[in-house]
Molecule: c-di-GMP-I riboswitch aptamer
Organism: Gammaproteobacteria bacterium
């Protein structure tokens, strides 16, 4: 340094459900508080595919209120693959 993560240690995170504040058009995010579903990177990154939302923006229709369609520049890192960085141990 690599690789593996079985046995252990000492810790980490937190699905989701609630309970308070909040952002956002939404998807969805952000803080505190109880529970804790599960993670060896479930620690950080939107490069790459794959989902999720449709604001704006085009288009069809219309009772002119609006209604559908098509798109991410938008979100998802706990959907995969990649990049980066990291505890502990050595069957």
């Nucleotide at each position: 340094u690599g690789c593996u993560g079985a046995u252990a240690a000492a810790g980490g995170c937190a699905a989701c459900c609630u309970c308070a504040u909040u952002c956002g058009a939404a998807a969805g995010g952000a803080u505190g508080g109880g529970g804790g579903c599960g993670c060896a990177a479930a620690g950080c990154c939107a490069c790459c595919g794959g989902u999720c939302u449709a604001a704006c923006a085009g288009g069809u229709c219309u009772u002119c209120g609006g209604a559908c369609c098509u798109c991410a520049u938008g979100a998802c890192a706990g959907c995969g693959g990649g990049g980066c960085u990291g505890c502990c141990a050595g069957g």